[in-house]
Context: one part of a larger RNA
Molecule: small-subunit ribosomal RNA, central domain
Organism: uncultured Clostridia bacterium
RNA sequence: CUGGGUGUAAAGGGUGUGUAGGUGGCUUAUCAAGUUGGAAGUGAAAGCCCGGGGCUCAACUCCGGAACUGCUUUCAAAACUGGUUGGCUUGAGUAUGGGAGAGGUUAGUGGAAUUCCUAGUGUAGCGGUGGAAUGCGUAGAUAUUAGGAAGAACAUCAGAGGCGAAGGCGACUAACUGGAACAUUACUGACACUGAGGCACGAAAGCGUGGGGAGCAAACAGGAUUAGAUACCCUGGUAGUCCACGCCCUAAACGAUGAGUACUAGAUGUUGGUGGUAUCGACUCCAUCAGUAUCGCAGCUAACGCAUUAAGUACUCCACCUGAGUAGUACGGCCGCAAGGUUGAAACUU
Repeated sequence: CUGGGUGUAAAGGGUGUGUAGGUGGCUUAUCAAGUUGGAAGUGAAAGCCCGGGGCUCAACUCCGGAACUGCUUUCAAAACUGGUUGGCUUGAGUAUGGGAGAGGUUAGUGGAAUUCCUAGUGUAGCGGUGGAAUGCGUAGAUAUUAGGAAGAACAUCAGAGGCGAAGGCGACUAACUGGAACAUUACUGACACUGAGGCACGAAAGCGUGGGGAGCAAACAGGAUUAGAUACCCUGGUAGUCCACGCCCUAAACGAUGAGUACUAGAUGUUGGUGGUAUCGACUCCAUCAGUAUCGCAGCUAACGCAUUAAGUACUCCACCUGAGUAGUACGGCCGCAAGGUUGAAACUU
């Protein structure tokens, strides 16, 4: 390389969008590039292979045949792929309708709690732990009452629930805005799938500038523990956590499971929609579409397990793997303010 693989053994890109490319529904006519068949030319000799012969055999050699699976030209076929042409509606999309949702952005509002400040009551403790101490407190703390300020997060509802491409999203109100599902069938007529590069988004931590800073809390300080204790526990506490703008671009970014389409027993729950049944009505029950879970057959799997949301049966496209260590390191390139990221070896060892 041909292959064989990628839930857990090495291996699915963090996610989307989309360029090139690859692949692509039913049908009409046509072309003949691919494809198939025939013919002609060529495919040197030697070698390989087959059948014979010659050296005593063999190697070696001679003769004959086959082969040289290829290329070129030409004639023909038209099923399939492809090109062109006309049509179709099932794929895809648009329109209409009423609903669901922590989807996103911005502005405003609210209550509980915490800390601080002021004032009142009140007096000797409070706090903390396994037990203590550091710490706070007679300059009046803790507790309690009233008032005020600030920042951050939104208890109950809350669900195995919902939404989002992923990261993620949870008080309330308003404005702007994205997507999905369902129903009606009206329209377009293959407009589709995937997607190397590219572009966009991307938790936390971190970085830059300017704000903000209640609580929490790396670093740091002290008290304990201990043989020691650069920890676990305690008292404090700065970056940070929050906001705006700009970077960073990584995660066990996980379902450790790429996207799409089709097919292949069921059972039970739950969310959204629709139709029917039932009823005075709300329930109920049945069917169906879309989602989300648990169990389970065939099948698959090394096993665990997966099992119509497949890890089953197939096809299309992309990404990735190829013993372990060295090493996600070095060097170089690209990106970054930096931290670093990305691409990514070898010697050597085994």